[in-house]
RNA sequence: GCCUUAUCAAGAGUGGCGGAGGGAACGGCCCUGUGAUGCCACGACAACCUCCCCGGUCACCGCCGGGAAAGGUGCCAAUUCCGACGGACAGCGAGAGAUAAGGC
Numbered sequence: 001g002c003c004u005u006a007u008c009a010a011g012a013g014u015g016g017c018g019g020a021g022g023g024a025a026c027g028g029c030c031c032u033g034u035g036a037u038g039c040c041a042c043g044a045c046a047a048c049c050u051c052c053c054c055g056g057u058c059a060c061c062g063c064c065g066g067g068a069a070a071g072g073u074g075c076c077a078a079u080u081c082c083g084a085c086g087g088a089c090a091g092c093g094a095g096a097g098a099u100a101a102g103g104c
Stems, first nucleotide, its partner, number of pairs: 001104008013042005021031003026083003043076001045074001048072002052067006080096001085093002
């Protein structure tokens, strides 16, 4: 980088460095010298993977439900900020994107 599957209306920020852009891309709208984006530290959130525990099914594995949060990721403005294509106009669907797990 590509493919598959799942999820994306919930949730969670402080300090330091630094100094002008940022919110993927287009339009809008918004954030930003009351310091953005980024980097670092610590913390938080979440529960995809992993570990452990409880219950159901149950020979086992597995599956389902629940709990925990030590480890691997992720994430901590706005619904993935909104729209963009379709539409019977819906908190709809598609596409694109993001994240995880698996594969190439």

Predicted 3D model of a 104-nucleotide RNA (SAM riboswitch aptamer (S box leader)). Its mean pLDDT, the model's own confidence on a scale to 100, is 84.